[in-house]
Formats: sequence, C1' cells, structure tokens
RNA sequence: UGAGUUGGUCGGGCGAUCGCUGGCGGAUUUAUUUCCGCGAGAGGAAAGUCCGGGCUUCGCAGAGCAAGGAGGUCGGUAACGCCGACCGAUCGUGAGAUCAGGGCAAGUGCAACAGAAAGUAAACCGCCGAACGGAUCUUUGAUCGCGUGGUAAGGGUGAAACGGUGAGGUAAGAGCUCACCAGCGCGCGGGGUGACUCGCGCGGCUGGGUAAACCCCUCCUGAAGCAAGGCUAAACAGAAAGCAGUGGCUGCUCGCCGCGUGAUGACUUUCGGGUAAGCUGCUCGAGCCCAUCGGCAACGGUGGGCCUAGAUAAAUGAUCGUCCUUCGGUGGCAACACCAACGACAAAACCCGGCUUACGACCAACUCGUUUU
Repeated sequence: UGAGUUGGUCGGGCGAUCGCUGGCGGAUUUAUUUCCGCGAGAGGAAAGUCCGGGCUUCGCAGAGCAAGGAGGUCGGUAACGCCGACCGAUCGUGAGAUCAGGGCAAGUGCAACAGAAAGUAAACCGCCGAACGGAUCUUUGAUCGCGUGGUAAGGGUGAAACGGUGAGGUAAGAGCUCACCAGCGCGCGGGGUGACUCGCGCGGCUGGGUAAACCCCUCCUGAAGCAAGGCUAAACAGAAAGCAGUGGCUGCUCGCCGCGUGAUGACUUUCGGGUAAGCUGCUCGAGCCCAUCGGCAACGGUGGGCCUAGAUAAAUGAUCGUCCUUCGGUGGCAACACCAACGACAAAACCCGGCUUACGACCAACUCGUUUU
C1' cells in the first nucleotide's frame, strides 16, 4: 500500500422558542375543567410473522393412535429449529466459510440423454490360435479372431461403469498370486466426558448414487390466542324444524365428567331482532448498567447503581443557531483552513429470547500479495 476474512461501536450532539401525550406535586373546577412546576416520551432492526416461551381461556385427571417437528458430541438457556466449544465431511493458497451431519449389507423405489450395460447389470470397438471345429499355405508345421468359446487389463459413452499403483502369472486376462496403499470386518493398546482419533496385528479381497425418495431408528409436541380474557353500563323479539340423546377434555378411539329423556326438554340447525359504549388487561421485566469471581466460550454467581413510552384512529413534533460524520472542490510539505452538498434503513400497540432481511459512518484483529528498509 492493495485485496480479503471475522467481530464490534454509533445511529446525529448541544442550546433556544413554540406545540403534543402520559406520570408526579400544588392550586382551581360541576367535571383531568383550567393553570403552574418537575421529569419522561418510537428501533437496532420497532420490519418479516419464521421459531421458542411468559400470560389468558377451554371444569379436573388419563391411555393409545394419527399428525407435525428435531437429528454429530458435550455444554448454555425459561425454552427453541437458537447460542458456544469441539468432532467429521466439503470448499478456499490462507484467515475462514458451509452442512435437512442417525440408517441404503431391513424392504420398496428413482436416475433424462448417451452408452453394450446404471447394481450380484453387461460386451460396442477390442484382446486371445490354450480347448473344439473351419479356411489357406511352403503340411506332423505356420497363418487367419471365421464359428463355438474365453476375457473385462486397453479404448469409447457418461456425473458415476464392481478398489488403486506396480510386479508375477496366463492363450489373452482378472486379487488369480504377491508387495505397498485405501476401504470393510475382527482383536488388542494409547488419548478424549463424548462425537471421534492414533497405533499394532489378523483376515477375506471389496456390495456405486439417492432417505431435501417412501421407509426404519431415537427424541419432542394438547388446542386457540390480547380482536385472549375480566368488570360495569345499555338495549332487544322471538319463531320453526330435528330428536333421545348431547356437550367438553380432543384431530380420532377408549376412558372420565357435565346436562337431558318420554317432549313443557339438553343439544343441533334455519329465519329474524338488539348491542358493539366505557374501564381493565397495559407495562418492574427470565429488565438494564458497572465492578469482581468462575468458565476456552456461550453464560452463570456475588456486590453496587438505575426506572427508561403506554397511545386508542392512534401522542413522541416544528423552527432557528451551532458543533459533528462522510463525499466533492480550493489552498497547504503536513497539521489544518475555507466553500458547497449530504446525514442511511426505517415507526411501538400484551411482553420477552432468537433467527432472517434492509441500511450510513467508523474501529479492531487476522490472512494473502506487492514495494521499500
């Protein structure tokens, strides 16, 4: 100095004037009606609604099935499909990144085109005169791959063709045999909580891909949701049909519980009418900040400090001045000075923990390259 990888911080500051909403205090009023003072007021993602919960209701307590979700190991957390560390695989020179990461020798499937053949498959071009035939000739031999036959080492097709390299052997070949290696199985030992890994020995020579295909294995899961729910006030108009069963827990079955039964009825269905106003839920939290201890880390313990929206058609704003960030221009060796423009993505609605997406400016560490010393 260029190119990258990973992580973090901020999200304009300060002042003045006016305005809006809640809270607290003091006056005032029939009345939060009006006035004064104090202090607070939209994010790191409030977004997406993808996960997990808190909370609320379904009267209480169960079993099984279905359905859905997760899938390396060990930790963290209220919990998770999240976070951390590690293992393995793939990619990258590397810092690092990614992973729907249990099982295909349980079963059933799928793979276009090309190719002979896509899984106990198969012979297109080839190779082979050893065996049985045939043909030719210079005839007890030689040649010819012509037939039966042998072969899968060489070539071709393809993303992928039944371990790799080398040697021996063979008619030509092949783990047929051997050496070294990869894989698999068995046994022993070392390291690690574990996933796993390292080493030694023996063996047979070796059964592709896909489960983000059906499926098998292990673990987990009640449903609905703040428009949940609770309280107050107000208003109305019921009629008909079905039928002894029906409703809830529960998507289904068993089981349990409630209501009802000889039609004056529980329940269901159809038609019709009234209300939809106010209060609450509604913000003190699995909360935030600092220090310290433990831990590789995520995170946890201890001590101290802080209170930071609660609207309801939706408040949290407007103007001026000044400072600041970035880019551009001018001047300057530089420090810096001046001018001009810009300041992104974007608005709470019960709350919280994550993930994903959008985005301006800056900082730190690490990796690779180039140049100089």
Bacterial RNase P class A from an uncultured Pirellulaceae bacterium, 373 nucleotides, folded computationally. It was read from a public genome assembly, where an Rfam model found it. Its mean pLDDT, the model's own confidence on a scale to 100, is 77. It matches the Rfam family "Bacterial RNase P class A". Gene Ontology terms of the family: dimeric ribonuclease P complex, tRNA processing and ribonuclease P activity.